[in-house]
Overview: The RNA shown here (Bacterial RNase P class A) has 342 nucleotides and comes from a Candidatus Bipolaricaulaceae bacterium.
RNA sequence: GGAGAGGGCCAGGGAGCCGCGGGGGCUGGUACCCCUGAGGAAGGUCCGGACUCCGCAGGGCAGGCCGCUCGGGGAAACCCGAGAGGGGGCGACCCCUGGAAAGUGCCACAGAGAACAGACCGCCAGCGGCCCAUCCCCAAGCGGGAUGGGUGCGGGCAAGGGUGAAACGGUGGGGUAAGAGCCCACCGCCGGGGCCGCGAGGUUCCCGGGCACGGCAAACCCCGGCCGGAGCAAGGCCAAAUAGGGAGGCGGUUGAGGGUGGCCCGCCCGAUGCCUCCGGGUAGGCCGCACAGAUAGAUGGCUCCCUUAAACACAGAAUCCGGCCUAUGGCCCCCUCCCCCG
Numbered sequence: 001g002g003a004g005a006g007g008g009c010c011a012g013g014g015a016g017c018c019g020c021g022g023g024g025g026c027u028g029g030u031a032c033c034c035c036u037g038a039g040g041a042a043g044g045u046c047c048g049g050a051c052u053c054c055g056c057a058g059g060g061c062a063g064g065c066c067g068c069u070c071g072g073g074g075a076a077a078c079c080c081g082a083g084a085g086g087g088g089g090c091g092a093c094c095c096c097u098g099g100a101a102a103g104u105g106c107c108a109c110a111g112a113g114a115a116c117a118g119a120c121c122g123c124c125a126g127c128g129g130c131c132c133a134u135c136c137c138c139a140a141g142c143g144g145g146a147u148g149g150g151u152g153c154g155g156g157c158a159a160g161g162g163u164g165a166a167a168c169g170g171u172g173g174g175g176u177a178a179g180a181g182c183c184c185a186c187c188g189c190c191g192g193g194g195c196c197g198c199g200a201g202g203u204u205c206c207c208g209g210g211c212a213c214g215g216c217a218a219a220c221c222c223c224g225g226c227c228g229g230a231g232c233a234a235g236g237c238c239a240a241a242u243a244g245g246g247a248g249g250c251g252g253u254u255g256a257g258g259g260u261g262g263c264c265c266g267c268c269c270g271a272u273g274c275c276u277c278c279g280g281g282u283a284g285g286c287c288g289c290a291c292a293g294a295u296a297g298a299u300g301g302c303u304c305c306c307u308u309a310a311a312c313a314c315a316g317a318a319u320c321c322g323g324c325c326u327a328u329g330g331c332c333c334c335c336u337c338c339c340c341c342g
Stems, first nucleotide, its partner, number of pairs: 001338004006333005012306007020037006039314001043325002046323005051231004063227005068083006084097005098222002103220002105216003120161002122157003127154002129151009169187006188211001189209005194203003235287004245278006257269004
């Protein structure tokens, strides 16, 4: 100098002008003054809670969340520390985590075959067939037999090639027609015991087994633990008009009530109608609701200065809180690998 790994921190402050929401001065707000007004993620709405209403003897079904071990924090989700096993990276370090030996399902493309599989190229003449040669037998047949050679049609093989993320242990030897855990040695694998560890597990120990058990559970599912349901459009309070409900009153043509500009006469309309009260609901308002905060929603723009590594990027609260995840501009510390110089 370059490329990386881990952890932490910040993502502004001040002044002026213009503008917006909320509160106050202030009874009223349009002016005037003062105070105050987004984030590390306010985001995704993925988890856990608070809160509210409903339900509830107890239990179950369905559904949801969590899931290696030990210890700690926490209401829980979740987080932290130390470990275990597996995988990745030269490394710092990172990722994954009940069960695939209960059952069901799926495994794209390619490939012959993708789970108790398969034969495309290839290998094989031991076996059936066919062809050729030599010889033998013969009852002379287009018969029978022996040996050798050829042929992959049938058949055998699964070593080698090839496909794939993955092809049913690896290396070497024996064996065979060719081959193959078919057999053997070593390695690997599986099961049991002993020993070690609180545990997940480990094991250079002993015994047994030729080897069965491919992957996916962020597919259904199984196991264990926890969870009653719905969610601020929760829910509570106040409460019109119109319609409908209940109670009471008035009224039946000698007319309650209404209209005709306020009153009277007159005129017109007028009958399961008119008036009053009660209760429920709706519109609407308030609370829930905040040391930003709502009637669908303000928190902005410009200029200058300062600190600075930078004042940019990602991004805008809607009941509140704790997490997780995602987006995003930088700075600091520590570590790893490579190159160069002394």

Taxonomically the source falls in Candidatus Bipolaricaulaceae (Bacteria, Bacteria candidate phyla, Candidatus Bipolaricaulota, Bipolaricaulia (SeqCode)). It matches the Rfam family "Bacterial RNase P class A". Gene Ontology terms of the family: ribonuclease P activity, tRNA processing and dimeric ribonuclease P complex. Rfam classes the family as a ribozyme.